[in-house]
Context: one part of a larger RNA
RNA sequence: UUGGGCGUAAAGCGUCUGUAGGCGGUUUAUUAAGUCUUCGGUCAAAUCUUAGGGCUCAACCCUAAAACUGCCGGGGAAACUAGUAGACUAGAGACUGGGAGAGGCAAUUGGAACCGUCGGUGUAGUAGUAAAAUGCGUUAAUAUCGACAGGAACACUCAGGGCGAAGGCAUAUUGCUGGAACAGUUCUGACGCUGAGAGACGAAAGCGUGGGUAGCGAAUGGGAUUAGAUACCCCAGUAGUCCACGCCGUAAACGAUGGAUGCUAGACAUUGGUAGUAUCGACCCUAUCAGUGUCGCUGAACUAAGUUAACACGUUAAGCAUCCCGCCUGGGGAGUACGAGCGCAAGCUUAAAACUC
Numbered sequence: 001u002u003g004g005g006c007g008u009a010a011a012g013c014g015u016c017u018g019u020a021g022g023c024g025g026u027u028u029a030u031u032a033a034g035u036c037u038u039c040g041g042u043c044a045a046a047u048c049u050u051a052g053g054g055c056u057c058a059a060c061c062c063u064a065a066a067a068c069u070g071c072c073g074g075g076g077a078a079a080c081u082a083g084u085a086g087a088c089u090a091g092a093g094a095c096u097g098g099g100a101g102a103g104g105c106a107a108u109u110g111g112a113a114c115c116g117u118c119g120g121u122g123u124a125g126u127a128g129u130a131a132a133a134u135g136c137g138u139u140a141a142u143a144u145c146g147a148c149a150g151g152a153a154c155a156c157u158c159a160g161g162g163c164g165a166a167g168g169c170a171u172a173u174u175g176c177u178g179g180a181a182c183a184g185u186u187c188u189g190a191c192g193c194u195g196a197g198a199g200a201c202g203a204a205a206g207c208g209u210g211g212g213u214a215g216c217g218a219a220u221g222g223g224a225u226u227a228g229a230u231a232c233c234c235c236a237g238u239a240g241u242c243c244a245c246g247c248c249g250u251a252a253a254c255g256a257u258g259g260a261u262g263c264u265a266g267a268c269a270u271u272g273g274u275a276g277u278a279u280c281g282a283c284c285c286u287a288u289c290a291g292u293g294u295c296g297c298u299g300a301a302c303u304a305a306g307u308u309a310a311c312a313c314g315u316u317a318a319g320c321a322u323c324c325c326g327c328c329u330g331g332g333g334a335g336u337a338c339g340a341g342c343g344c345a346a347g348c349u350u351a352a353a354a355c356u357c
Base pairs, nucleotide, nucleotide: 003329004328005327006326007311008310012325014201015200016199017198021194022193023192025088026087027086028085029084030083031082033081034080035077036076037075038074039073040072041071042070049065050064051063052062053061054060091191092188093187094186095184096183097182103177104176105175106174107173108172110154114150116148117147118146119145120144121143125136126135162169163168206247207246208245209244210243211242215241216240220236221235222234223233258324259323260322261321262320263319266295267294268293269292270291271290272289273288274287275286276285306313307312330357331356332355339350340349341348342347
């Protein structure tokens, strides 16, 4: 708990789909639930407030009025919200067309490198480090040439380039498939936005079953260093990393910035589309739509307005507004205990208090 906030101070759910709910375009008619107006009833008395009065004053008492918050009924208004009926096309969606893209899934495929095996040449070292040693090597290593096998990852192209809701996505080809942008303006006619619960997806690590294992490499062993060295360095090396299926559900899951819509000077670069100009044609150029970025230093000066505590943000807003959701409320205790749900487990989600400063 009224408020004020959420880039960096506490605070945007990791992301999306969507139920209830909340909110919602233009216009006509109508209803009168909300709304507004009027009248009536009720709202006990006392108390409180105001005016007047009575006890010599006051407290106190009496009379009258007013006021607060509502509820009910009758009459009326119809702008707005809402309901009903109808219409519209600027929101939203569908359709058609030609393009862009590491978007996803599956199958196939290529070369370099690496390790291994076999064969040839060749002989004593090689490897490693700051220096060494462990290690490897006369059962022929290292080096070099050829062949074969294997697994994993895709140099250059490759850019502050593209695509995706996010996580993320890169050899090449094919098949299946999702989404977005542009152009046409043919169709539907508000079908929209958000979204508590819910559902789906979700890096890496980890777990289960079965495969696979070249390189790398937690653990572990050895060699060094050191006072010690459960490390940093070196030699090995198991899980793992890879595949299939099933779990896990977390990250500085970051733009540390929820989603949607509208409005508010620009300049430059770049990606995709369209139109125009030009051209034999293309490029270039101009305009426009949709994205992605920059506007920093020296210097007198370097994005306007606006915002911000400052840093900075600045049409991709952290500006100006509306709608919906999530979240925060001093530090520690603590993202912990207990309970509950989920999980094979690891644990995850939800989530306190005592006490203390």
The part of an RNA shown here (small-subunit ribosomal RNA, central domain) has 357 nucleotides and comes from an uncultured bacterium. The full RNA is in RNAcentral, with records from ENA and SILVA. It matches the Rfam family "Bacterial small subunit ribosomal RNA". Rfam links the family to the GO terms structural constituent of ribosome and ribosome. Its mean pLDDT, the model's own confidence on a scale to 100, is 83.